The prediction has a mean pLDDT of 84. Predicted 3D model of a 111-nucleotide RNA (FMN riboswitch aptamer (RFN element)) from uncultured Saccharofermentans sp. The RNAcentral record of the sequence draws on MGnify. Rfam family: FMN riboswitch aptamer (RFN element). Gene Ontology term of the family: FMN binding. About the family: The RFN element is a highly conserved domain that is found frequently in the 5'-untranslated regions of prokaryotic mRNAs that encode for flavin mononucleotide (FMN) biosynthesis and transport proteins. The source organism's lineage runs through Bacteria, Bacillota, Clostridia, Oscillospiraceae and Saccharofermentans.
């Protein structure tokens, strides 16, 4: 210096819902780990608090930070295969992992 996040349709109710209800789908940041991981360990993002700087804002420190079982193979797998489950920041809006927004941003990290 460059790169660095994906994903919804149908029906119902209703003035109004990709947000509620019913049915059926879809998605999975980065590093590590005897073997490939959304749910094993750690990290980032988000949010909050405190501090520093005149402010904007930036930086520092700290807090917060979701979810997996059974069977099989194997030398080795909570990572593969089979089956069944589960989880998903903040703001907006009729209650949102999938819409819109901060974000043409930042960053774990990679080249």
């Nucleotide at each position: 210096u460059c790169c660095a996040a994906g994903g919804c349709g149908g029906g119902g109710u209703g003035u109004g819902a990709u947000u509620c209800c019913c049915c059926g789908a879809c998605c999975g940041g980065c590093g590590g780990u005897a073997a490939c991981a959304g749910c094993c360990c750690g990290c980032a993002a988000c949010u909050c608090a405190u501090g520093u700087c005149a402010a904007a804002g930036a930086c520092a420190u700290g807090a917060c930070u979701g979810a997996u079982c059974a069977g099989g193979u194997g030398a080795a797998a909570c990572u593969c295969c089979u089956g069944g489950g589960c989880c998903g920041a903040c703001g907006g809006u009729a209650u949102a992992g999938u819409c819109c927004g901060g974000a043409u941003g930042a960053a774990a990290g990679g080249a």